[in-house]
Molecule: transfer RNA
Organism: Coniophora puteana RWD-64-598 SS2
RNA sequence: GGUCAGAUAGCCUAGUGGUAAGGCAACCCAGUACUAGUGGGAGGACCUGGGUUCAAUUCCCGGUCAGACCA
Numbered sequence: 001g002g003u004c005a006g007a008u009a010g011c012c013u014a015g016u017g018g019u020a021a022g023g024c025a026a027c028c029c030a031g032u033a034c035u036a037g038u039g040g041g042a043g044g045a046c047c048u049g050g051g052u053u054c055a056a057u058u059c060c061c062g063g064u065c066a067g068a069c070c071a
Base pairs, nucleotide, nucleotide: 001070002069003068004067006065007064010024011023012022013021018054027041028040029039030038047063048062049061050060051059
């Protein structure tokens, strides 16, 4: 330098045009002599700038970051 695939909550992962699901962690409650384990609850996220569209996390283009392969 080129090609490919990716970026979603503190962490891991799903969703792929109609306002995002789950697990772990942390918080609250129950329970316990206390702690752990267990059960319940509430909160928390679409990398960034444009474009298309009635509507974009999703489609298109650029950027940034990290990765694999080739040179």